[in-house]
The RNA shown here (transfer RNA) has 73 nucleotides and comes from a Pseudomonadota bacterium.
It matches the Rfam family "tRNA". Rfam classes the family as a transfer RNA.
RNA sequence: GGGCUUGUAGCUCAGGGGUUAGAGCGCUUCGUUGACAUCGAAGAGGCCGCUGGUUCAAGUCCAGCCAAGCCCA
Repeated sequence: GGGCUUGUAGCUCAGGGGUUAGAGCGCUUCGUUGACAUCGAAGAGGCCGCUGGUUCAAGUCCAGCCAAGCCCA
């Protein structure tokens, strides 16, 4: 320098054009216990890497850029 993959909650991931963006773990509160853990209930936490474009509508499609990983040179 060229190519490919990935980027969504604190972490690991799902979601592949249209409902209020979801799950597990973690966190907070309550219940349970003598207490802790387990267990049960409720809750907080995202505007989807950035900027544009396409579309009635974009986390999703397209382009550029950024970052990480892999391959080639």